[in-house]
This is a predicted structure of a 137-nucleotide RNA (SAM riboswitch aptamer (S box leader)) from Thermus brockianus. The organism belongs to Thermus, within Bacteria. Its mean pLDDT, the model's own confidence on a scale to 100, is 80. Its Rfam family is "SAM riboswitch aptamer (S box leader)". Rfam links the family to the GO term regulation of gene expression.

This record gives sequence, C1' cells and structure tokens, in this order.
RNA sequence: CUCUUAUCCAGAGCGGUGGAGGGUACGGCCCUGUGAAGCCGCGGCAACCUCCUGCCCCUUCCGUUCCAUAGCCGGAAACGGGCGGGGUUGGUGCCAACGCCGGCCCGGGCGGGGGAAACGCCCGGGGACGAUAAGAG
Repeated sequence: CUCUUAUCCAGAGCGGUGGAGGGUACGGCCCUGUGAAGCCGCGGCAACCUCCUGCCCCUUCCGUUCCAUAGCCGGAAACGGGCGGGGUUGGUGCCAACGCCGGCCCGGGCGGGGGAAACGCCCGGGGACGAUAAGAG
C1' cells in the first nucleotide's frame, strides 16, 4: 500500500513546548492568540487483539451391551465455532461537536403551489468515502 471482517449517536484532559492553524478533500457549520497543528510528560476512556472464566455446538475418544454395528444415555478432551461474564499484564486505538453535518439512492412527514410538479425544511433506511482494530497478501 491492497483485500476481507467488525465497529463508528456511549466514554475519557491537564501541564510544558510551539506560534497559526485545525475539524482528511469539497460545501456548510464550528473550534482556535482566553493560544491551532505538531512534539514531550503525566493522567484518563474504552475493551479490537491479549489474559481468566461459564454455557452451547462441531469433532474425537471412553463407558454402558450376551456379542457386533449404529443410535440413545453418561462422561472426558485438544483445536475450531457461537453466545455471555470478569480483568486491564501486554499490543494498538482514542480523550470538542453522531465519523460535527451534508453531497448519491430509497421511503415518510410538513410547507409550497393550479398541482402527485419545481423548490424548501424535517425524520428514517441504504450506499459512497473515511477512521480504528484484527486477519491475509
């Protein structure tokens, strides 16, 4: 960098440095010399991976039988899968505003109007784009 999957209306900031931008781009709307970005320190949030744990499924094995096979039933176990609970050791991430809002598509409501039109406002769903994590290349 590319691909796949999941999540994105919850949550969590102080100090130092720096000195004009920032919210990825565009349109809006915001934040910002009462100090932006970046960097450093400390603190915090969250729980994707990690760690502990419960239940279930798959698979395999053992027992149960007069004998054999299969099934039922009882039990056990590694990996894998699903649904939960707990923790925060470690790896990330995050700490204005829903991912700040919108752009494309669909549906609904209201206004508008001669109107089932244009146009405007609002609500819901989906997409696109993006961010982060985990995995793969």